Record summary:
RNAcentral holds the sequence, with entries from Ribocentre. This is a predicted structure of a 134-nucleotide RNA (c-di-AMP riboswitch aptamer (ydaO/yuaA leader)) from Desulfosporosinus meridiei. The organism belongs to Desulfosporosinus, within Bacteria.

[in-house]
RNA sequence: AAAGUAUGAAGGCUUAAUCUAGUCACCUAGAGCGGGGGAUUUUUUUUUGGGGUGAAACGCAUACCAAAUGCGUAGGGCUUACACCUUAUGCCCGAAUCCGUCAGCUAACCUCGUAAGCCGAGAAAGGUGAAAAC
Numbered sequence: 001a002a003a004g005u006a007u008g009a010a011g012g013c014u015u016a017a018u019c020u021a022g023u024c025a026c027c028u029a030g031a032g033c034g035g036g037g038g039a040u041u042u043u044u045u046u047u048u049g050g051g052g053u054g055a056a057a058c059g060c061a062u063a064c065c066a067a068a069u070g071c072g073u074a075g076g077g078c079u080u081a082c083a084c085c086u087u088a089u090g091c092c093c094g095a096a097u098c099c100g101u102c103a104g105c106u107a108a109c110c111u112c113g114u115a116a117g118c119c120g121a122g123a124a125a126g127g128u129g130a131a132a133a134c
Base pairs, nucleotide, nucleotide: 011119012118013117014116018031019030020029021028022027032114033113034112035111036110037109042104049102050099051098052097053096057073058072059071060070061069062068075093076092077091078090082129083128084127085126086125087124
């Protein structure tokens, strides 16, 4: 100096999944954020079962069926590290799972979740705002 492996700090990313306090264990409570149920009114249509969370739905091909795989697109995320908007470049995702015959929207009201996973010395432009300094 290069390559590989392991660990991992400041800090950062997906996500609702963060903060505070306590008896400090992922246990309780609260705040914040997020989900579900639920009138009037209105709508539609229940074995071709139906419905929820989520960006994750559709088409084509391979495949005896199915599963699986591949390609493409709808849709979604990251990319100047205070935030947001637009543009540019490059890189990705395009899953999974729950309810159990049952739920449209929905005021009051009721109720639930606050997990999991990953990166980690990297540096595009314009605009608006905030903070700090003077």
Overview
Its mean pLDDT, the model's own confidence on a scale to 100, is 76.